[in-house]
The prediction has a mean pLDDT of 82. Predicted 3D model of a 105-nucleotide RNA (SAM riboswitch aptamer (S box leader)) from a Bacteroidota bacterium. Its Rfam family is "SAM riboswitch aptamer (S box leader)". Gene Ontology term of the family: regulation of gene expression.
RNA sequence: GAUUUAUAAAGAAGAGGGGAGAGAUUAGGCUCUGUGAACCUCUGGCAACCAGUUCAAAAGAACGUUGGUGCCAAUACCUAACCCGAUUAAGGGAAAUUAUAAACU
Numbered sequence: 001g002a003u004u005u006a007u008a009a010a011g012a013a014g015a016g017g018g019g020a021g022a023g024a025u026u027a028g029g030c031u032c033u034g035u036g037a038a039c040c041u042c043u044g045g046c047a048a049c050c051a052g053u054u055c056a057a058a059a060g061a062a063c064g065u066u067g068g069u070g071c072c073a074a075u076a077c078c079u080a081a082c083c084c085g086a087u088u089a090a091g092g093g094a095a096a097u098u099a100u101a102a103a104c105u
Stems, first nucleotide, its partner, number of pairs: 001105001003103006013043005021032003026080004044072003049068003052063004076097001082093003
């Protein structure tokens, strides 16, 4: 990297470095940002996918003391092509894509 499955409306920030961008990609919108963006480090936290522990005959449930990841503005920030919506509207749905986990290759 490919494939499969699951999840994506909840939750969780401080310090130091850095120095102009950031919110996955394209477009449009909107938002964040010198009252300091991305990114890096440390500390703290959230969550509960895997492991772990406890309960259970099992299915499964619970916990968050421990380990592997992940995450800590806004629904995956919103919209796009398709379906419903009488219709080029509001709104809704289901995909695709993306992200993360686990398994497998």